[in-house]
Context: one part of a larger RNA
RNA sequence: CGCAGGAAAUUUGAGAAGAGUCGUUCUUAGUACGAGAGGACCGGAACGAACGUACCUCUAGUGUACCAGUUGUCAUGCCAUUGGCACCGCUGGGUAGCUAUGUACGGACGAGAUAAGCGCUGAAAGCAUCUAAGCGCGAAACUCACUUCAAGAUUAAAUUUCCCUCCCUUUAUGGGAAUAAGACUCGUAGAAGAUUACUACGUUGAUAGGCUGCAGGUAUAAGCAUAGCAAUGUGUUCAGCCGAGCAGUACUAAUAAGUCGAACGA
Numbered sequence: 001c002g003c004a005g006g007a008a009a010u011u012u013g014a015g016a017a018g019a020g021u022c023g024u025u026c027u028u029a030g031u032a033c034g035a036g037a038g039g040a041c042c043g044g045a046a047c048g049a050a051c052g053u054a055c056c057u058c059u060a061g062u063g064u065a066c067c068a069g070u071u072g073u074c075a076u077g078c079c080a081u082u083g084g085c086a087c088c089g090c091u092g093g094g095u096a097g098c099u100a101u102g103u104a105c106g107g108a109c110g111a112g113a114u115a116a117g118c119g120c121u122g123a124a125a126g127c128a129u130c131u132a133a134g135c136g137c138g139a140a141a142c143u144c145a146c147u148u149c150a151a152g153a154u155u156a157a158a159u160u161u162c163c164c165u166c167c168c169u170u171u172a173u174g175g176g177a178a179u180a181a182g183a184c185u186c187g188u189a190g191a192a193g194a195u196u197a198c199u200a201c202g203u204u205g206a207u208a209g210g211c212u213g214c215a216g217g218u219a220u221a222a223g224c225a226u227a228g229c230a231a232u233g234u235g236u237u238c239a240g241c242c243g244a245g246c247a248g249u250a251c252u253a254a255u256a257a258g259u260c261g262a263a264c265g266a
Base pairs, nucleotide, nucleotide: 001152005163006162007161008160009159010158011157015149016148017147018146021049022048023047024046025045026044027043033038051106052105053104054103055102059100060099061098062097066093067092068091069090070089071086072085073084074083075082110144111143112142117137118136119135120134164265165177166176167175168174169172182260183259184258185257186202187201188200189199190198207253208252209251210249211248212247213246214245216242217241218240223236224235225234226233227232
């Protein structure tokens, strides 16, 4: 821009893409078959491999703004406590998120029409013949079925709901203005993201931050008291601190404002 008014939402599915794999064991059954050796079709069940999708409860990793320990040195006048630098100084752990080595699930069942092939009936050709007329069975291939996208499918689909004034003139499929439903700008953000887009919210508000509580992590803070000459230990203290998690709470910021957008539809 189009989809012959302007919008919001929910669908249909022409079409497109993906998936489609394989093995072992048990059973049927030591049966059919076979002199024996050996040893099934068909059917049923279980367990796996690789692959794929999703997720983070468990296991495991990362987790440079979380916690603790610790070395050297500098600073906070000194002690103590803290802070800076040294690969995040080093070391031990670790929330959320992101992950696989972890967890869950998948390939299917089935239907239709067929290929090679196997048939029924059956003439031409009194027989025979699956074929000439007619009718069946039959494969991981095809069409459905499963997953995803999908009306620019210009053949532009469907359903539901919402909105509908004036002015000017040369009266027209004309020009102009302010609006409606609605949308955008803007702002607070996000399991969304390069930008854009998408999604939530904008005071009739829990969108983010703060605060409070909880979960979770670390591992028992500082100060004081006490035992010891001291290093250090013990008590107060499962303390103190704490990023992303879950709730509650308008304290802070989403204020205010602006822009676009039809006239019952050739």
The prediction has a mean pLDDT of 89. Large-subunit ribosomal RNA, domain VI from an Ignavibacteriota bacterium, 266 nucleotides, folded computationally. Rfam family: Bacterial large subunit ribosomal RNA. Lineage of the source: Bacteria > Pseudomonadati > Ignavibacteriota.